Context: one part of a larger RNA
RNA sequence: GUCAGCGACUUAAUUUAUCGAGCAAGCUUAAGCCGUUAGGUGUAGGCGUAGCGAAAGCGAGUCUGAAUAGGGCGUUAGUUCGAUGAAUUAGACCCGAAACCGAGUGAUCUAGCCAUGGUCAGAUUGAGAGCGAGGUAAUACUCGCUGGAGGAUCGAACCCACUACUGUUGCAAAAGUAGGGGAUGAACUGUGGCUAGGGGUGAAAGGCCAAUCAAACUCGGAUAUAGCUGGUUCUCCGCGAAAUCUAUUUAGGUAGAGCGUUAUAUGUUUACUUCUGAAGGUAGAGCACUGAAUGAGCUAGGGGGCUUACCGGCUUACCAAACUCAAUCAAACUCCGAAUGUCAGAAGUUUAGAGUAUAGCAGACAGACUACGGGUGCUAAGGUCCGUAGUCGAAAGGGAAACAGCCCAGACCGUCGUCUAAGGCCCCAAAGUUGUGGCUAAGUGUGAAAGGAUGUGGGAAAACCAAGACAACUAGGAUGUAGGCUUAGAAGCAGUUCCAUCAUUUAAAGAAAGCGUAACAGCUCACUAGUCUAAAUAUUAAGUUUUCCUGCGCCUAAAAUGUAACGGGGCUAAAGCCACACGCCGAAGACACGGAUCCAUAGAAUGUUCUAUGGGUGGUAGCGGAGCGUUCCGUAAGCCUGUGAAGAUAAACCGUAAGGUUUGUUGGAGGUAUCGGAAGUGAGAAUGCUGAC
Numbered sequence: 001g002u003c004a005g006c007g008a009c010u011u012a013a014u015u016u017a018u019c020g021a022g023c024a025a026g027c028u029u030a031a032g033c034c035g036u037u038a039g040g041u042g043u044a045g046g047c048g049u050a051g052c053g054a055a056a057g058c059g060a061g062u063c064u065g066a067a068u069a070g071g072g073c074g075u076u077a078g079u080u081c082g083a084u085g086a087a088u089u090a091g092a093c094c095c096g097a098a099a100c101c102g103a104g105u106g107a108u109c110u111a112g113c114c115a116u117g118g119u120c121a122g123a124u125u126g127a128g129a130g131c132g133a134g135g136u137a138a139u140a141c142u143c144g145c146u147g148g149a150g151g152a153u154c155g156a157a158c159c160c161a162c163u164a165c166u167g168u169u170g171c172a173a174a175a176g177u178a179g180g181g182g183a184u185g186a187a188c189u190g191u192g193g194c195u196a197g198g199g200g201u202g203a204a205a206g207g208c209c210a211a212u213c214a215a216a217c218u219c220g221g222a223u224a225u226a227g228c229u230g231g232u233u234c235u236c237c238g239c240g241a242a243a244u245c246u247a248u249u250u251a252g253g254u255a256g257a258g259c260g261u262u263a264u265a266u267g268u269u270u271a272c273u274u275c276u277g278a279a280g281g282u283a284g285a286g287c288a289c290u291g292a293a294u295g296a297g298c299u300a301g302g303g304g305g306c307u308u309a310c311c312g313g314c315u316u317a318c319c320a321a322a323c324u325c326a327a328u329c330a331a332a333c334u335c336c337g338a339a340u341g342u343c344a345g346a347a348g349u350u351u352a353g354a355g356u357a358u359a360g361c362a363g364a365c366a367g368a369c370u371a372c373g374g375g376u377g378c379u380a381a382g383g384u385c386c387g388u389a390g391u392c393g394a395a396a397g398g399g400a401a402a403c404a405g406c407c408c409a410g411a412c413c414g415u416c417g418u419c420u421a422a423g424g425c426c427c428c429a430a431a432g433u434u435g436u437g438g439c440u441a442a443g444u445g446u447g448a449a450a451g452g453a454u455g456u457g458g459g460a461a462a463a464c465c466a467a468g469a470c471a472a473c474u475a476g477g478a479u480g481u482a483g484g485c486u487u488a489g490a491a492g493c494a495g496u497u498c499c500a501u502c503a504u505u506u507a508a509a510g511a512a513a514g515c516g517u518a519a520c521a522g523c524u525c526a527c528u529a530g531u532c533u534a535a536a537u538a539u540u541a542a543g544u545u546u547u548c549c550u551g552c553g554c555c556u557a558a559a560a561u562g563u564a565a566c567g568g569g570g571c572u573a574a575a576g577c578c579a580c581a582c583g584c585c586g587a588a589g590a591c592a593c594g595g596a597u598c599c600a601u602a603g604a605a606u607g608u609u610c611u612a613u614g615g616g617u618g619g620u621a622g623c624g625g626a627g628c629g630u631u632c633c634g635u636a637a638g639c640c641u642g643u644g645a646a647g648a649u650a651a652a653c654c655g656u657a658a659g660g661u662u663u664g665u666u667g668g669a670g671g672u673a674u675c676g677g678a679a680g681u682g683a684g685a686a687u688g689c690u691g692a693c
């Protein structure tokens, strides 16, 4: 892992609601006793039949009250048993802690200690001390020899465990290999003994106390408790949520309310549309208030300057209240002010499992995204917090390549039918290589901004032009003069808001727009003239420049496996974009045909079915309804069964399903219809349990 078996809402008491049965102003027994069972007996007690008031008390009323008012609570159906739902108390649907407490068992592992034994190859060093010699006044001291000390040295056994590698389903729940440390000592070790769980022991690591230690192990309290996680077993039918408010030692729990369901009652009260009436201060707008804020004017006050013995006077491109003018801003401003929404009344339309009330039972109180109105944040977030709507949640189908929350649309079942929605119609791939008129040349389409550009289409306004424009070519572009100033120089061109910028000759030519020189020179420009416009046709001819608006494009444009920013192929008078038009495809939508089921209405049967008409039938949590099957009991001394039970296996048929029936084979002795009753009653999940493989 697979298969098989086992595996989770029970039982009791009490309360309450619904349903059923009995009796009914009543209903009913408990213990006990009798009885082999069934049952009988037992009337204590309980509930109900009258309430109200604190009470006296009164009574279909009573209390409050001065009240005969008003208001509160009342004014005739119960009770016993059974079944079911739920609650409470119990282990209370099942499994699951870490822990706590009690009584015991452990020092054959390990820690320390006690008693008594054992072990330590070999080699090295050479302490105190002694002896001898030297030496001293005597010591001291020196040398030699003897000797053999040491938590001394090297190194086996022995003990340890520092490093690396191997091993990591191992040889091994701590080892192996190669090295390493101690090795006469606080050494190692045999045997026996002592200390016990909030206790021991500890050269102290929270270490060790039998592979277990921040409190051992075994059994018991015990099914501890678990607002937590996981699991919870057959079928079909009806309806169908919530992720909000309030409160909470509360925030992943719970309670009341909102939202679901079922029963009963009510029966359009609901919803929608229209009309009428009403409240309001949002969007917008505005500046009349409250504030903010810009410029100008006017002018208190202040600052600066001048003047002044003082008082003061004058002045100001300074600051500036109030006022005036112009133009603004505001969630906590409003002289104003919608739409939508809300409330009330009326009428109409519609009939939606609509509204409302009471009662039983819930679930839910982690929500998500999209659009719009906002707060917060960075007008960041698939962010966060509100409001309104939708979808998902609990929704399948078609579209968006793929894609809970986007677009279309809500799946009872069947059909090799029809029409459409969104979206599409060259091929992949169902349907137009459809039509008309434009645009785009960028593969734009098929990703992006500020900014940039003789891209190109459309529109508008100006200016120049047959007295020849625009562009190009040829020629000129001069003189007074190198203007004056400045300067080493300054000649159109260092500089000069320092002055002037004139005049002359001219077709035209600045006291000069740019390059250039040390300064000149030199090259352009402005300005002017000339040249150019052929041919053909129909007498000539020719357009040019600038600005603005607008359509579609261009640049800006760099990322990590591989094109990879149309889903791909591929597409250019399109298969791209804009406008118009017709046709078609396209879904579980709608329609058609057949069938099932539920509800309502009507009509027939008539014992509860049938027919017709209309409507419904996606669904998680959850509520409600109807069934299937298993084991046992009654029915049953019945029925089936060796002419073959149960079980196993295969097939056919029946039923909407759980399932059922029959037949064949196997099997070899029991099984059980029907209608009822009772449950150890249904397995795929719980890192489920046991077994097999």
Stems, first nucleotide, its partner, number of pairs: 001693006011090013026047003032041003051058002061073004093231002096228001100221006111195009120185001122154003125150001129146006158182003162179005197213001199209003234627006244257005259363001260361007269354001271349008284336001285334002290330003294326004299320001301319002303316005367392010397408003412595004417591003423585003426569003432582001434581006445571001451555002455552010472531005478504003483499002485495001510525001513524003596617009628682001630679005638672003647666008